[in-house]
RNA sequence: UGGUGUGGCUCAAUGGUAGAGCACUUCAUUCGUAAUGAAGGGGUUGGGGGUUCGAUUCCCUUCACC
Numbered sequence: 001u002g003g004u005g006u007g008g009c010u011c012a013a014u015g016g017u018a019g020a021g022c023a024c025u026u027c028a029u030u031c032g033u034a035a036u037g038a039a040g041g042g043g044u045u046g047g048g049g050g051u052u053c054g055a056u057u058c059c060c061u062u063c064a065c066c
Stems, first nucleotide, its partner, number of pairs: 002066004008022004016053001024040005046062005
C1' cells in the first nucleotide's frame, strides 16, 4: 500500500423488510435406520462515529486476519 470480516460452517445481497446451501430441532413416511418431504429456531452485518428520509452497501477511525 492492497484485500477480507454477514446465523454453527461455506457464501449471497452495488442505498429501500438481511437471504441461500449444508448443519441443528420437530413432524410425516418406514417394522427400524438411512434417504426423501414439510415446518421451525438461530444474525445487534468485527467495534465506534459520520452522510442520508433510509446504510451490509458511501465516508472516517479502530481491531483481527491474509
This is a predicted structure of a 66-nucleotide RNA (transfer RNA) from a pig gut metagenome.
Its mean pLDDT, the model's own confidence on a scale to 100, is 84.
Rfam family: tRNA. Rfam classes the family as a transfer RNA.
The RNAcentral record of the sequence draws on MGnify.